[in-house]
RNA sequence: GCCGCGGUGGUGAAAUUGGUAGACACGAGAGACUUAAAAUCUCUUGGAGGCGACUCCGCGUGGGUUCGAGUCCCACCCGCGGCA
Numbered sequence: 001g002c003c004g005c006g007g008u009g010g011u012g013a014a015a016u017u018g019g020u021a022g023a024c025a026c027g028a029g030a031g032a033c034u035u036a037a038a039a040u041c042u043c044u045u046g047g048a049g050g051c052g053a054c055u056c057c058g059c060g061u062g063g064g065u066u067c068g069a070g071u072c073c074c075a076c077c078c079g080c081g082g083c084a
Stems, first nucleotide, its partner, number of pairs: 001083007010026003019067001027045006046057004060076005
């Protein structure tokens, strides 16, 4: 230099005919149980605004297509693998 795969909450990851982003697990917080703790069980868990119903933003970065993009297209950044 070329080719392929990948980048999504605090972590590992789902979401594939383009149609509610973060299911599920771990971690974290609160509670129950206990003399106390461990284990177990229950609830909550991206950010901002709002008393609330809700609203807006958020998928590596910046553009594009579309009524609508994590998903399709272009450029770039980073990681892994292969070829030279």